[in-house]
């Protein structure tokens, strides 16, 4: 100088003017006046984020719940951290990278079930399509030789050898198919081959040593043993009760409805006035209207609600995640929802112009916005700054 | 603020132990008809919402995003 790897911080600054919201103090106004309310004014103070987002995990908190199980869901190397976790740290194994480093849902396939399309001979108690071989067994043909027969021939029968072809077979080395073909390479061996034998590598088993452990190293031993898929069902180990601030608690209008009471209209029934009818009175029942009381819920209001596994910086311990100790600070709390607008100067980026430099003009400065709170993960993001490390080249 | 569901051709929808991407309507061409419709034959049309992972192989299984739809207070 170039190319990379890992991590941290910030995410516009200053000032003027006009606004918004919450809290505290004071004043004004109103009321049933030791007090309270408030659409008003003044002063002082606070006022978004690294992700406030997605709601993917884990908790605090609240309500439901007598307890246990099944079902269901989740997690999955080891050891730790933590309130807890599917998070984080360190380490182990595997893969990628020259390296710094990165990725890793990483238990069990010999508990069982299932799947492996197409292609291919054969896809999981393997398989013979091409190729290679034909040592052993059988058949046919040809050649040579031997024995035997008589009809003496280019003859018949039998035997042996060689060659060719076929059958029965052998073979997983080679070709070919496939994502995957039942360890790999080499030598020996064989009819050809094959862990059939041997050496090395891989793999299984046993033992010793190191490590808390995952695991690693070494030695001995076994010719090698049923390939893959569990983000297929499943098995094993561990964890999880459900719902979620519209959780939940309290205060509490108007109207309607509920319960009780007062009053008792009108109707019905009974009894009584010697009998019948009407009427009156009394009792019972239904019950209009009015009034009173009580309880539940609604509108509305208050709490939950922001002091918390809290922020900042320090010390000790720990490789680290983190733990402990002491110091200091109080830092949004609304309810359809405030945290904004504008002007000037500066900062960063882009484009254009010229008189080419401390120039001018124009444009742009992201993603996004609290809603009970906290610990993580994931996703979005213009840009700016800093630290550590690796590789290559050059120079000293 | 908190739950649930869906996304496949222009439209409406199928798609299961993971292996062929499909149906109806619509569209185009041809036929039939004097002509049109109905009808017959053939055809085009797909990033399976997007990205990543598991697997030999993903519309399907897992994770993360995006969009759309839908439910919810209290009492009973």
């Nucleotide at each position: 100088u170039g190319a990379g790897a890992g991590g941290c911080u910030c995410g516009g600054g200053c000032g003027g003017c006009c606004g918004c919201u919450c809290c505290g103090g004071g004043g004004g106004u109103c009321c049933c006046u030791a007090g309270g309310a408030u659409u008003c004014c003044c002063c002082g103070g606070g006022g978004a984020g690294g992700a406030a987002a997605g709601u993917c995990c884990g908790g605090a908190c609240u309500c439901c719940u007598c307890g246990g199980g099944c079902a269901g869901g989740g997690u999955g190397g080891u050891u730790g951290c933590u309130a807890a976790c599917g998070g984080c740290a360190a380490c182990c194994g595997g893969c990628c990278g020259c390296a710094a480093g990165g990725c890793u849902a990483g238990g069990g396939a010999a508990a069982g079930u299932g799947c492996c399309a197409c292609a291919g001979a054969g896809a999981a108690u393997a398989g013979a399509c091409c190729g290679c071989c034909u040592a052993c067994c059988c058949c046919g043909c040809g050649c040579a030789c031997c024995g035997u027969c008589c009809c003496a021939g280019c003859g018949g029968c039998g035997g042996c050898g060689c060659g060719c072809g076929g059958g029965c077979g052998g073979u997983a080395a080679g070709g070919g198919u496939g994502a995957a073909a039942c360890g790999g390479u080499g030598c020996g061996g064989u009819a050809a081959g094959a862990g059939c034998g041997c050496a090395c590598c891989g793999c299984g088993g046993u033992g010793u040593c190191g490590g808390u452990g995952a695991c690693g190293a070494c030695a001995c031993u076994g010719g090698c043993a049923g390939g893959g898929c569990a983000a297929a069902c499943c098995c094993c180990a561990c964890c999880c009760g459900g719902a979620g601030a519209a959780a939940g608690a309290c205060c509490a209008a108007a109207u309607a409805g509920g319960a009780g009471g007062a009053c008792g209209u009108a109707g019905g029934c009974g009894a009584u006035g010697g009998c019948c009818c009407g009427c009156g009175c009394c009792g019972c029942u239904u019950g209009a209207a009015u009034c009173c009381u009580c309880g539940g819920g609604u509108a509305g209001g208050u709490c939950g609600u922001u002091g918390g596994a809290g922020g900042c910086g320090g010390a000790a311990c720990g490789c680290g995640a983190g733990u402990u100790c002491g110091g200091u600070c109080c830092c949004a709390g609304a309810g359809a929802a405030a945290u904004g607008g504008u002007c000037g100067c500066c900062c960063c980026c882009c484009u254009c112009c010229c008189c080419u430099g401390u120039g001018g003009a124009g444009g742009g400065g992201a993603c996004a916005g609290a809603a009970u709170c906290c610990g993580g993960c994931u996703u979005a993001c213009a840009g700016a700054g800093c630290c550590u490390c690796u590789c290559a080249c050059g120079u000293c | 603020g908190g739950g649930g569901a869906u996304a496949u051709a222009g439209c409406u929808c199928a798609g299961u132990u993971g292996g062929g991407a499909g149906a109806g309507c619509g569209c185009g061409u041809g036929g039939a008809u004097c002509g049109c419709a109905c009808c017959c034959a053939c055809g085009a049309g797909g990033u399976c919402g997007g990205g990543g992972g598991u697997u030999c192989g993903a519309g399907u299984c897992c994770c993360c995003c995006u969009a759309u739809c839908u439910c919810c207070a209290c009492c009973a």
Annotation:
This is a predicted complex of two RNAs, RNase P RNA and transfer RNA, with 472 nucleotides together. Rfam match: Bacterial RNase P class A. By type it is a ribozyme. Rfam links the family to the GO terms ribonuclease P activity, tRNA processing and dimeric ribonuclease P complex. Model confidence (mean pLDDT): 78 of 100.